[in-house]
RNA sequence: GGGCCGGUGGUUUAGAGGUAUAAUGUCGCGUUCGCAACGCGAAUGUCGGGGGUUCGAUUCCCCCCCGGUCCA
Repeated sequence: GGGCCGGUGGUUUAGAGGUAUAAUGUCGCGUUCGCAACGCGAAUGUCGGGGGUUCGAUUCCCCCCCGGUCCA
């Protein structure tokens, strides 16, 4: 330098045009003498950045950044 894969709450991730899902963690409440476990509830996401297409973009297109991998 080129090819491919990936980047989404603190962490791990689903979603592939109609406004983001689950687990785990955190906080509150219940339960307990207390803790754990369990049940209920809540907060946490400019979907890596910018531009384009579209009525509408996490999703499609282009450029860039970061990580992994292969080739030279």